[in-house]
Molecule: transfer RNA
Organism: Burkholderiales bacterium
């Protein structure tokens, strides 16, 4: 230094232009003697930053940051 992913709730991860989602996890209730399990029910999200496009961007485009993986340079 160059390609190519990826970046979304605490975690793991889906949406791919028209209100932001699931699964565990958290918290509160039902159940039980008591826990686990099971139901139910609540909070959690500047959708990496900053421009562009567009009536309308988490989606397309550019550019930066972050990570990961290949290269390639020095040794």
């Nucleotide at each position: 230094u160059g390609c190519u992913g990826c970046g979304u709730a605490g975690c793991u991860c889906a949406g791919a232009g028209g209100c932001a989602g699931a699964g565990c996890a958290a918290u509160c209730g039902c159940u039980u003697g008591a826990u686990a399990a099971g139901c139910g029910a609540u909070a959690g999200g500047c959708c990496g930053u900053c421009g562009g496009u567009u009536c309308a961007a988490u989606c397309c485009c550019g550019a930066c940051c972050g990570c990961a993986g290949c290269a390639a340079c020095c040794a």